[in-house]
RNA sequence: AGAGUUUGAUCAUGGCUCAGAAUGAACGCUAGCGGCGUGGAUUAGGCAUGCAAGUCGAACGAGAAAGCACCUUCGGGUGUUAGUAAAGUGGCGAACGGGUGAGUAAUGCGUAAAUGAUCUACCCUCAUGACGGGGAUAACAGUUCGAAAGAACUGCUAAUACCGGAUGUGGUCCCCCAGGUUGCGGCCUGGGGAUUAAAGAUGGCCUCUAUUUUAAGCUGUCGCAUGAGGAGGAGUUUACGUGCUAUUAGCUAGUUGGUGGGGUAAUGGCCCACCAAGGCAAUGAUGGCUAGCCGGCCUGAGAGGGUGUCCGGCCACACUGGGACUGAGACACUGCCCAGACUCCUACGGGAGGCUGCAGUCGAGAAUCUUCCAUAAUGCGCGAAAGCGUGAUGGAGCGACGCCGCGUGUAUGAUGAAGGCUUUCGAGUUGUAAAACCCUGUUACCUACUAUGAACGGCGGGCGGUGAAUAGCCGUCUGACUGACGUCAACAGGCGAGAAAGCACCGGCUAAUUACGUGCCAGCAGCCGCGGUAAUACGUAUGGUGCGAACGUUGUUCGGAUUCAUUGGGCAUAAAGAGCGCGUAGGCGGUUUGGUUAGUCUGUUGUGAAAGCCCCCGGCUUAACCGGGGAACUGCAUCGGAUACUGCCGGACUCGAGUACAGUAGGGGAGAGUGGAAUUCCAGGUGGAGCGGUGAAAUGCGUAGAUAUCUGGAGGAACGCCAGUGGCGAAAGCGACUCUCUGGGCUGCUACUGACGCUGAGGUGCGAAAGCCAGGGGAGCAAACGGGAUUAGAUACCCCGGUAGUCCUGGCCCUAAACGAUGGGCACUAAGUGGAGGUGGUUCCGAUACCUUCUCUGCUGCAGCAAAUGUGUUAAGUGCCCCGCCUGGGGAGUAUGGUCGCAAGGCUAAAACUCAAAGGAAUUGACGGGGGCUCACACAAGCGGUGGAGCAUGUUGUUCAAUUCGAAGCAACGCGAAGAACCUUACCUGGGUUUGACAUGCUUAGGACAACCUAUGAAAGUAGGCUUUCUCUUCGGAGACCUUUGGACAGGUAUUGCAUGGCUGUCGUCAGCUCGUGCCGUGAGGUGUUGGGUUAAGUCCCUUAACGAGCGCAACCCUUGUCCUUAGUUGCCAGCGGGUAAAGCCGGGGACUUUAAGGAGACUGCCGGUGUUAAACCGGAGGAAGGCGGGGACGACGUCAAGUCAUCAUGGUCCUUACGUCCAGGGCCACAAACGUGCUACAAUGGCCGGUACAAAGCGAAGCGAAACCGCGAGGUCAAGCAAAUCGCAUAAAGCCGGUCCCAGUUCGGAUUGCAGGCUGAAACUCGCCUGCAUGAAGUUGGAAUCGCUAGUAAUCGCGGAUCAGCCAUGCCGCGGUGAAUGUGUUCCUGAGCCUUGUACACACCGCCCGUCAAGCCACCCAAAUAGGCCGCACCCGAAGUCGCCGACCGAACCGCAAGGACGGAGGCGCCGAAGGUGAGGUUUGUAAGGGGGACUAAGUCGUAACAAGGUAGCCG
Repeated sequence: AGAGUUUGAUCAUGGCUCAGAAUGAACGCUAGCGGCGUGGAUUAGGCAUGCAAGUCGAACGAGAAAGCACCUUCGGGUGUUAGUAAAGUGGCGAACGGGUGAGUAAUGCGUAAAUGAUCUACCCUCAUGACGGGGAUAACAGUUCGAAAGAACUGCUAAUACCGGAUGUGGUCCCCCAGGUUGCGGCCUGGGGAUUAAAGAUGGCCUCUAUUUUAAGCUGUCGCAUGAGGAGGAGUUUACGUGCUAUUAGCUAGUUGGUGGGGUAAUGGCCCACCAAGGCAAUGAUGGCUAGCCGGCCUGAGAGGGUGUCCGGCCACACUGGGACUGAGACACUGCCCAGACUCCUACGGGAGGCUGCAGUCGAGAAUCUUCCAUAAUGCGCGAAAGCGUGAUGGAGCGACGCCGCGUGUAUGAUGAAGGCUUUCGAGUUGUAAAACCCUGUUACCUACUAUGAACGGCGGGCGGUGAAUAGCCGUCUGACUGACGUCAACAGGCGAGAAAGCACCGGCUAAUUACGUGCCAGCAGCCGCGGUAAUACGUAUGGUGCGAACGUUGUUCGGAUUCAUUGGGCAUAAAGAGCGCGUAGGCGGUUUGGUUAGUCUGUUGUGAAAGCCCCCGGCUUAACCGGGGAACUGCAUCGGAUACUGCCGGACUCGAGUACAGUAGGGGAGAGUGGAAUUCCAGGUGGAGCGGUGAAAUGCGUAGAUAUCUGGAGGAACGCCAGUGGCGAAAGCGACUCUCUGGGCUGCUACUGACGCUGAGGUGCGAAAGCCAGGGGAGCAAACGGGAUUAGAUACCCCGGUAGUCCUGGCCCUAAACGAUGGGCACUAAGUGGAGGUGGUUCCGAUACCUUCUCUGCUGCAGCAAAUGUGUUAAGUGCCCCGCCUGGGGAGUAUGGUCGCAAGGCUAAAACUCAAAGGAAUUGACGGGGGCUCACACAAGCGGUGGAGCAUGUUGUUCAAUUCGAAGCAACGCGAAGAACCUUACCUGGGUUUGACAUGCUUAGGACAACCUAUGAAAGUAGGCUUUCUCUUCGGAGACCUUUGGACAGGUAUUGCAUGGCUGUCGUCAGCUCGUGCCGUGAGGUGUUGGGUUAAGUCCCUUAACGAGCGCAACCCUUGUCCUUAGUUGCCAGCGGGUAAAGCCGGGGACUUUAAGGAGACUGCCGGUGUUAAACCGGAGGAAGGCGGGGACGACGUCAAGUCAUCAUGGUCCUUACGUCCAGGGCCACAAACGUGCUACAAUGGCCGGUACAAAGCGAAGCGAAACCGCGAGGUCAAGCAAAUCGCAUAAAGCCGGUCCCAGUUCGGAUUGCAGGCUGAAACUCGCCUGCAUGAAGUUGGAAUCGCUAGUAAUCGCGGAUCAGCCAUGCCGCGGUGAAUGUGUUCCUGAGCCUUGUACACACCGCCCGUCAAGCCACCCAAAUAGGCCGCACCCGAAGUCGCCGACCGAACCGCAAGGACGGAGGCGCCGAAGGUGAGGUUUGUAAGGGGGACUAAGUCGUAACAAGGUAGCCG
């Protein structure tokens, strides 16, 4: 510090997710030791048991027992225990310490102040005092009641308990003054009056008095009383700060204040009476929800955000609620009273209790410990002290819960052991790792020894001070005593590598991979995403990476997130500017001057507790941890100083703003009136059959006279031309003309006011259309509705009608894609060019032109800005001020609440749940029922077919034991197959066989191999017979071949063409596809390759931020067309000769044809025209051929997971007495049906018969086969020639000549069938071809639809070849013969190329995608009703208790001789008052029949709304 994820790719926006740190944690797995910390976060739920607050005999009275000893009459007694235990009176403490966080949003907390409004036991200091009396009471004893808890009565007694009196240093109060002092209501000093205290205990001594001790007394200590002060503590008050919510906007009657009282330690409505009517609130009152607050802690660069466990400060609470008492202090955790719930005891009458103290238990929960030791230390309470008490505390125990430290060994060690895993079988890796050997001894374990924490204190001894004192007290020196932890730490010795390593991860983010298993299953997953047979992503293993006594997971917080943005974001199009004005509060505000010093700046003082963080030093072996010191605590307050800026107060100014004056443009607004054109309707005239409407029609109107046309009239609405990115208005909006009223703007010049300004939360006004209410009006148009069409349907688009409405008046509604998708104001920042309204100047004036200036309105554009598009003085630039709004998509602008509205609905406005995206701009493609240009037998123009028939052939389907397999739109279907009777053959049935039909090693036994024979069998085979004995040799044997045994292996047309190579098809012989460098762009990309011409062509030329290049095009190659040269046999024969019935037959010849080698030729080369002086095109000449001469081979980057595992090769998988292999027979040839491709026809341009002419290219030895003979023929017999320019196949046919047929199912057509034959072949039944005779089917030119072809082409005619024994060939590949028609166009169909445009597509339109319905599941809303919680209000009842009143009853202290009084109390009444009850409400939660929409869910239904002009442009209201 960043990274992953939206896209084909890009940039930006934006969310989600990850890496870090932390935790009072929990869970999984694992676990050696120690130190220091830490541990009920949930039910403030209930609690058994023990302990957690006592102490003082030096305040007081009283006072046991057991035990022991002695005595005894055996009943007991005495002593001791012991003035002890237990209890009581009294004092102090119990208000601390300890726990918890329920309540509490302020009666709290934090910081800083105030107390001139207060209190304070114990402690310290000072001053003064402590005199003299009295009456009770508990304990105890007795009696009584009660189950108990407990209680009552009678009697005795003490005090530092209680009560009078005296004194008054002082205090308090009152009155009257006087003086001093303070910022303040205060304080100080002086005088008078009233009132107000006390308690003793204990040690010692005998100088004085009395005396036996001793007492008074003296003295020491402690205690007591009053007052003053201190320290510490507490109360009260003020300012500021302190969570969320406005879907809580008004709250308040003791409420706010005053006067006078009461009350308190003290101020105060704290309480009461009376008076006044206030107080709080948008700077958020009141209400609701949540929450103890802080020092701090976690995180973060910081600012912040989160948090408040441990430690420390404060607060609150103590079963729930209320209340007071005592006291210095409480409204009191282990006190009291009352009410309630719960638990326990009970004799049923009554009682007892409160772990949110320490342990512990149950419950709930993911989850949180021992019913431990000790008062040794540190503290606290009491005590004079010893001491006692102390679950505070110190320690130990349990838990890896956290932090920190240590160990589980160290060194050497290669045959790189074994084993594991992988493997290309070579090896690699685990891995110096192990073993082995040399060492060490931390920890654990055993043994021994021993420190700090201990010093006070009292005790023994000594000294000093005080004192009369050898006492006591104080101080000091010294000695002994005191340890829970503790079987401690530390140290030493012993033992022995011995006892001590796991967890997660390994697709990317993110360090680290392979094999096997699995097969969209099982599973993984933080995000993206893995898994459908080769998974680095699942599971296991090997290896590796990370951390390590831990490691992972989950939860939570901060960070990353500048993703709430103060630091530090945005709002044209990504989420986001309110539809527009006016204006309140608020915020901000021109120039100058004086004052002030609030803000601001600077310094001082105080405070900011300690702990913590940070720095330094130190102590535990180190660290964690701990100690000391410093810094810091960014804050608040205080007192000084400064005065620039801001504020405040005062004075002045004119440039902001405004007023007046003079002009000026305008559909600005309101009201009243007027006008013409047109539509419709009404009346009349003319007229006579249609009109109207559409893509085409129909509905509709019309002989009752329409449409058309003329005349007259009625009525309503809208205002043509002018008219213009022209004008006006804040926006909505405003358009005939005239008048009246009225708002605003602009310009000019002077004068005036003197900051009067800008913005604007709430508020208020205006606000298109549609809609609503009431009353009018209604011509045209026109939702709804009716009809006609279209359509699969058509509740639409089109047509004919038509009502609300549209118009007017009045009142509502308040929303729009209300848009410049751009809030308002001010200032500044290049130019150029238009339009509108003014002003000034120049030309002599005018028109006009030019220049200047102000306002408004457009276009282009620099810088800048911006993600880009774009914007750009009319900013989206640069700054300032104010307001509004945004924070992923969906759910949703919805629910609910509130509010407005007559309603429709508007405004405000969520959550659950769900997704990992949604969205913007631009790029490249693809696509469009977008556009432009261009091409192609693409269409058109033609010729001939297919589709109908019969047959052939292939396919589907069906059938079958099998009908082997593959090919599937074009680009499968006479395709693989250029030959299925057996073979082929892969399929089926049956019979055999297992190292195999075939290859290579090794191994056992034997032998040449072979050939022949017999039996059996369908054959394969099986069983046997006969025969034979290779080569070399060192004679042991070895080698070759064959048979045989075993084991490696063979074999597979089994599977995967979606694991592959190779080959092929297709777009397409279409003209395209790219690269280097440069340039442009943030980038994807672009440019080049576009544009203007031209071409068959990205062919060429020109232009040009491009310049070049490559693969394609073309050319080079083959063939064909002309000529030349060379060469003539088997080819040819013109001339010469010979010769025949005839014939290149012969001699010869090379001229010609031809053959086959080499060359020539054609290049827009020449001429003219057009064109940009180009490329090129058009025409012409010459030429065999002319603009690529014809044909072929040749197929760019790529596309289709196209085809082929059955040509071949090949990875993986599968079979191995079978999915291998051999054999016989069958099947691949089936046949209701369908399709493709062909052949033959339907006839006269023909059939048949006779005669007759002319090819090319091929093939031939298991071959072609002449001639001759036989046969009607297929063919046969015999056989010449020919390995071929020589011989043969081999007659070409259409054609031509002549004849016949005469339009018919025929002399057309030939299917089908019968009979008789021929050929091939072991073999023609399934299942061959051919011949003859006979038979003579359908078919009379073929529906929708569809195919081929542009010239030697179509059409038509025959010939040959491959495969092949033969052939189902009408197929395929070639060859020649005859030989047309039409088009010179690009509107349409199909396909293609380039440019451009739109896009929500990118698996790319066979795309994407919307809504209803149906199914499942989830959360939510409404809801009759129902069950709770909480809150206040009103009323009833009214406990305890304070206060007040009464107090006939009761009472020791005081007065009084007494009676009685004072005073106090019981008791009663009253106010208040908790719980409880009743009632009407509010709020919140749960349940719920039924209803509603929403989200989600591989393959459901119906349509096709959107994205292209999405097929009716889309969208908003």

The RNA shown here (small-subunit ribosomal RNA) has 1517 nucleotides and comes from an uncultured prokaryote. It matches the Rfam family "Bacterial small subunit ribosomal RNA". Its family is annotated with structural constituent of ribosome and ribosome in the Gene Ontology. The coordinates come from a structure-prediction model, not an experiment, and the mean pLDDT is 84.